About this RNA
Transfer RNA from Loxodonta africana, 71 nucleotides, folded computationally. The source organism's lineage runs through Eukaryota, Sarcopterygii, Amniota, Eutheria and Loxodonta. Rfam family: tRNA. Rfam classes the family as a transfer RNA. Gene Ontology term of the family: triplet codon-amino acid adaptor activity. The RNAcentral record of the sequence draws on Rfam.

RNA sequence: GCAGUGGUAGUUCAGUGGUAGAAUUCUCACUUUCCAUGUGGGAGACCCGGGUUUGAGUCCCAGCCAAUGCA
Numbered sequence: 001g002c003a004g005u006g007g008u009a010g011u012u013c014a015g016u017g018g019u020a021g022a023a024u025u026c027u028c029a030c031u032u033u034c035c036a037u038g039u040g041g042g043a044g045a046c047c048c049g050g051g052u053u054u055g056a057g058u059c060c061c062a063g064c065c066a067a068u069g070c071a
Base pairs, nucleotide, nucleotide: 001070002069003068005066006065007064010024011023012022013021018054025043026042027041028040029039030038047063049061050060051059
């Protein structure tokens, strides 16, 4: 340099064009003499910029980053 792949809560991962989910984390309450466990509630995310579309995390283009393959 070229090619394909990936980028989503702090972390690990889902997500078939129609309100973005789980686990973990943090926090509040209950439970306990206290802690731990357990139960319930809450907080927290779509890499950046354009395009298509009634509607984009999803499709297209360009960019950035990561790890691969080829040279």